[in-house]
RNA sequence: GCCGAGAUGGCGGAAUGGUAUACGCUCAAGUCUCAAAAACUUGUGAGGGCAACCUCGUGAGGGUUCGAUCCCCUCUCUCGGCA
Repeated sequence: GCCGAGAUGGCGGAAUGGUAUACGCUCAAGUCUCAAAAACUUGUGAGGGCAACCUCGUGAGGGUUCGAUCCCCUCUCUCGGCA
C1' cells in the first nucleotide's frame, strides 16, 4: 500500500429500515434466614426534574429516507489476511 471483519450500557452481547440497548453478568434495594450463602422479586445508558416527565445517546462527521445501529460517502481506531 491492497483486501476483509469489527467499534452498541459499568462488562459481555443481540437487534439488517419502524419504541435504541433484548438477554446474560455486575451493582443496588427487598423477600427468605438466628445470621449468611443459595434462591426469588424489583430496579440498573447519560443529563435535568420532588415527581409526572423532558432532552440526548449505537467510534467521528456528512448524505439518502416520513423514519437509520441498519443503506451510501469520508475519516479515526482495533483485529485478521496479502504484498